[in-house]
RNA sequence: UCGUGCUAGACGGGGAGGUAGCGGUGCCCUGUACCCGCAACCCGCUAUAGCGGGGUUGAAUCCCCUCUCGAGGUCCGGCCUUGUGGGACUGCCGACGGCACGUGGUGUUGAAGGUCGGGUCCUGCGCGGCGGGGAACCGCGAACCCGGUCAGGACCGGAAGGUAGCAGCCGUAAGUGGACCUCCUCGGGUGACGCGGGGUUGCCCGGCCGGAGCUAACGAGCGCCGGUAAGCUGGAGGGCCGUGAUCGACAGAGGGUGCACGG
Numbered sequence: 001u002c003g004u005g006c007u008a009g010a011c012g013g014g015g016a017g018g019u020a021g022c023g024g025u026g027c028c029c030u031g032u033a034c035c036c037g038c039a040a041c042c043c044g045c046u047a048u049a050g051c052g053g054g055g056u057u058g059a060a061u062c063c064c065c066u067c068u069c070g071a072g073g074u075c076c077g078g079c080c081u082u083g084u085g086g087g088a089c090u091g092c093c094g095a096c097g098g099c100a101c102g103u104g105g106u107g108u109u110g111a112a113g114g115u116c117g118g119g120u121c122c123u124g125c126g127c128g129g130c131g132g133g134g135a136a137c138c139g140c141g142a143a144c145c146c147g148g149u150c151a152g153g154a155c156c157g158g159a160a161g162g163u164a165g166c167a168g169c170c171g172u173a174a175g176u177g178g179a180c181c182u183c184c185u186c187g188g189g190u191g192a193c194g195c196g197g198g199g200u201u202g203c204c205c206g207g208c209c210g211g212a213g214c215u216a217a218c219g220a221g222c223g224c225c226g227g228u229a230a231g232c233u234g235g236a237g238g239g240c241c242g243u244g245a246u247c248g249a250c251a252g253a254g255g256g257u258g259c260a261c262g263g
Stems, first nucleotide, its partner, number of pairs: 001263006009057003012030004020046005034054005063256006072247004076242007084234003089231002091228004096223002101219003104215003113209008121198006127191002130187006137178004146171004154163003
């Protein structure tokens, strides 16, 4: 140096998560680089860190190490955004309470306050009015079973006369109509009415004292209650930025690494 045959090794890697830790199954990123069985309320191991079985390749383009590059992932910080929770504080809205600072109203033609007398309020009696009932006034009103008078006719009588009595007429009862002048009684969804008694507070009116305020109607400010959730704050998701941290595939560069036999 060439050829042949072996062995170590290789036959994907990484991230997050999980785990005392390591790897795998599962998820994600790269990428195309054997097969079978096991495995997320897990499977198998112990710093020598998947276990068991089989196969291909095999000393270098393929294995190992270092450096460069860097897909991508995770964490941290800042900004934006989506939706959600809280409601002590600030803001905003509303209700209630007191408050005389402002506006307004009222007041020397006299406020607040005090005092006296009334009203409103309750009750008794009375008067009036309305309605109901009754009486009284006027009229109508009974074939017969109301009255008076009773023609005719009937009856009694020798006669004179008498008796009962229908119709008619007159007057009335029950009843009915009118007038609304009067009286009695009952009642109330009756009354700018009168007299008496009572009368807590509120309101109103008037006289006297008093001598300048009173009034919460509106606004301001205060207190309290309720609401809203803009500020504030908790956590979840997404996007962007980072001369932040960490891990890091692929790719590139450099270096390193066996054994045996034969020419």